[in-house]
RNA sequence: UGCGGGGUGGUGUAACGGUAGUCACGUCUCCCUUUGGAGGAGAAAAUGAAGGUUCGAUUCCUUCCCCCGCAG
Numbered sequence: 001u002g003c004g005g006g007g008u009g010g011u012g013u014a015a016c017g018g019u020a021g022u023c024a025c026g027u028c029u030c031c032c033u034u035u036g037g038a039g040g041a042g043a044a045a046a047u048g049a050a051g052g053u054u055c056g057a058u059u060c061c062u063u064c065c066c067c068c069g070c071a072g
Base pairs, nucleotide, nucleotide: 001071002070003069004068005067006066007065010025011024012023018055027043028042029041030040031039048064049063050062051061052060
């Protein structure tokens, strides 16, 4: 440098272009309990950046950034 794959809460993962971005772990609050690190209920927290297409973009297009692999 070229080609391919990927980037989503703190972490790991889902999501035909369409209402409210899912689930698990973690964090916080409350309940329960002799205690809580077990159990129950609830809450906060995310689409790599900038443009474009579209009534509507995590999803499609362009450029750039970062990670992995292959080639040179």